[in-house]
RNA sequence: GCAGGAGUGGCGGAAUUGGUAGACGCACCAGACUCAAAAUCUGGCGGUGGCGACAUCGUGUGGGUUCAAAUCCCAUCUCCUGUA
Numbered sequence: 001g002c003a004g005g006a007g008u009g010g011c012g013g014a015a016u017u018g019g020u021a022g023a024c025g026c027a028c029c030a031g032a033c034u035c036a037a038a039a040u041c042u043g044g045c046g047g048u049g050g051c052g053a054c055a056u057c058g059u060g061u062g063g064g065u066u067c068a069a070a071u072c073c074c075a076u077c078u079c080c081u082g083u084a
Base pairs, nucleotide, nucleotide: 001083002082003081004080005079006078007077010026011025012024019067028044029043030042031041032040046057047056048055049054060076061075062074063073064072
């Protein structure tokens, strides 16, 4: 250089027929339990703005197609594998 694969909340990792983004696990936060803790149980848990209801953004990055994109198309960045 060429070919193929991967990139998703703090971490791992689902969602592939294009149709609620983040299931599930870990971590974390709050509560229960305890003298106190651990363990266990219950609830919560992406970012920004807002007292709040809510609004808006969010799948490496930038565009495109579509009523609708993590998913399809183009370009590009990083990593992995193969090949010369």
Predicted 3D model of an 84-nucleotide RNA (transfer RNA) from a Lachnospiraceae bacterium. Its mean pLDDT, the model's own confidence on a scale to 100, is 81. NCBI's taxonomy places the organism under Bacteria, Bacillati, Clostridia, Lachnospirales, Lachnospiraceae. The sequence is in RNAcentral, with records from ENA.